Context: one part of a larger RNA
RNA sequence: UUGUGUUAAGGGAACUCGGCAAAUUAGCCCCGUAACUUCGGGAGAAGGGGUGCCUGCCUGGAGAUCAGGCAGGUCGCAGUGACCAGGGAGCUCUAACUGUCUAAUAACAACAUAGGUGACUGCAACUCGGAAACGACUAGUAUAGUCACUGAUUCCUGCCCAGUGCGAGUAUCUGAAAACCCAGUACAAUGGGACGAAGGACUCGUAAACGGCGGGGGUAACUAUGACCCUCUUAAGGUAGCGUAGUACCUUGUCGCUUAAUUGGCGACUUGCAUGAAUGGAUUAAUGAGAGCUCUACUGUCCCUAACACAAGCCCG
Numbered sequence: 001u002u003g004u005g006u007u008a009a010g011g012g013a014a015c016u017c018g019g020c021a022a023a024u025u026a027g028c029c030c031c032g033u034a035a036c037u038u039c040g041g042g043a044g045a046a047g048g049g050g051u052g053c054c055u056g057c058c059u060g061g062a063g064a065u066c067a068g069g070c071a072g073g074u075c076g077c078a079g080u081g082a083c084c085a086g087g088g089a090g091c092u093c094u095a096a097c098u099g100u101c102u103a104a105u106a107a108c109a110a111c112a113u114a115g116g117u118g119a120c121u122g123c124a125a126c127u128c129g130g131a132a133a134c135g136a137c138u139a140g141u142a143u144a145g146u147c148a149c150u151g152a153u154u155c156c157u158g159c160c161c162a163g164u165g166c167g168a169g170u171a172u173c174u175g176a177a178a179a180c181c182c183a184g185u186a187c188a189a190u191g192g193g194a195c196g197a198a199g200g201a202c203u204c205g206u207a208a209a210c211g212g213c214g215g216g217g218g219u220a221a222c223u224a225u226g227a228c229c230c231u232c233u234u235a236a237g238g239u240a241g242c243g244u245a246g247u248a249c250c251u252u253g254u255c256g257c258u259u260a261a262u263u264g265g266c267g268a269c270u271u272g273c274a275u276g277a278a279u280g281g282a283u284u285a286a287u288g289a290g291a292g293c294u295c296u297a298c299u300g301u302c303c304c305u306a307a308c309a310c311a312a313g314c315c316c317g
Stems, first nucleotide, its partner, number of pairs: 001312008010303002014301001019298001027051005036041001038152001052074009075079001087296007094288002099111002115150007127136003154282003158213003163210002165206005172201003180193004214232005241275001242272001253269006
C1' cells in the first nucleotide's frame, strides 16, 4: 500500500448517476392493523407489549425430558442473550399473475400464458414430413384439429374496400401448347381458322386482412373562439378515450404540490413536431431480483478520517 473483517464521538445521505455498499429489522406469543379490492386479498400491513432463571399452585393428559395458565421471588447493559433470523410506508410507469430466455457481458417492459377474435377443414378433412410407399395430427371428428393476430378481469373496440391482398360471381372481352379443320409441302416445315382452361379485364364482398383516417375559406351584437356553412385532391377524414407520455421537436411547455433551492417526481391543462382503439384504446386488485420519485428508521456513503485483527505485497537483517 492492497484485500477481507471489526469498531467508531458529533452530525445523519451533506456521498453518489443512483442509499451502490453497509447498517437497521429479524424467531415465537399476545394486542392491534389503513387506502384500495376481482371480496380471495392487501396483511407478518403499519404500530405496540412480552420472552431468562428459581419456588409454589392450578388445568389438560395414562404418562412424558409433554402442553397451557396463575402467584411470588431473583440476576444481568442485554433473556429468540451466541448461531439462526423481513427494515417499513407512500405516489407513478410497465407487464395481469406462477412460469420462460441470450450455457460464457442482457432475467427485462422481451417470450409464454389463461381469455378474446378471425381463417381453413365433413374425415380418403385441413395442415405438416417424405421422391414415393407411407407417416404425424389421430386410434381424434367442428364443444375437434390446424394456422394467424391479440394477450387475465372490467368498460370498450369508431370511419374508410380507392390501393394491395383474400373470397365469390361472371352475359361479354382477353387468354398457351397439344389435339381438330383448311391451305401448303413428294414427307415435313410453315400459314390461317375454329375451339378455349386457369389467370386477368369486369361486378360484388371482406379491415380482430396489409393498411389509411388531410387541407383551404367564411361565420355569433366588444374582442376572442367557432356550435354552423361551403369547398378541394385520393376511400374516408381520427370517434370514445388518453395525452408535454417509455410517444412532445420547440421543452427545463404553463399552473399547482413537494424543496431553502428541483432539467426530477406527482396532479392538472393540452393548439398531440409525429396519441388513439385486438399493429388493440382506457383502467385496474394482486404479483415483480422490472423503471422513476418521496418519507421514515438506520447507518463510516459522506463531513473526515482513525484504530485493531488476519492475509498478501514491499524494505531491512